[in-house]
RNA sequence: GAUAAAGGCAAACCCGUCGAAAGGCGGGGGCGCAAAGUUAUGGGUCUAAUGUCGUGUGCUUCACGACUAUGAUUGCCAAACUGCCGAA
Numbered sequence: 001g002a003u004a005a006a007g008g009c010a011a012a013c014c015c016g017u018c019g020a021a022a023g024g025c026g027g028g029g030g031c032g033c034a035a036a037g038u039u040a041u042g043g044g045u046c047u048a049a050u051g052u053c054g055u056g057u058g059c060u061u062c063a064c065g066a067c068u069a070u071g072a073u074u075g076c077c078a079a080a081c082u083g084c085c086g087a088a
Stems, first nucleotide, its partner, number of pairs: 001085001008033002013028006031075001037081003041078003044073003051067006
């Protein structure tokens, strides 16, 4: 970063599967991407199993709400590392 060439990846959605969930994985699919390759390192965001608190109910229970990451997101923004081509 080009109306180039060779390629690459794969959004939403559907099916299956794992998970408490967010979400991941596989198949189909193709919105798009010059790093939409790799790494959760920083920030942001999502979820809340667990834990804490509260309310109601109840009588050794159940429901609801708030907070909480150790969980997730690299196709949210940065950072680090690596990579194809070579016109202007």

This is a predicted structure of an 88-nucleotide RNA (c-di-GMP-I riboswitch aptamer) from a soil metagenome. Its mean pLDDT, the model's own confidence on a scale to 100, is 86. The RNAcentral record of the sequence draws on MGnify. It matches the Rfam family "c-di-GMP-I riboswitch aptamer". Rfam describes the family as follows. GEMM was predicted in a large-scale screen for bacterial structured RNA regulatory elements. Genes associated with GEMM are involved in a diverse array of functions, including chemotaxis regulation, signal transduction, secretion and chitin.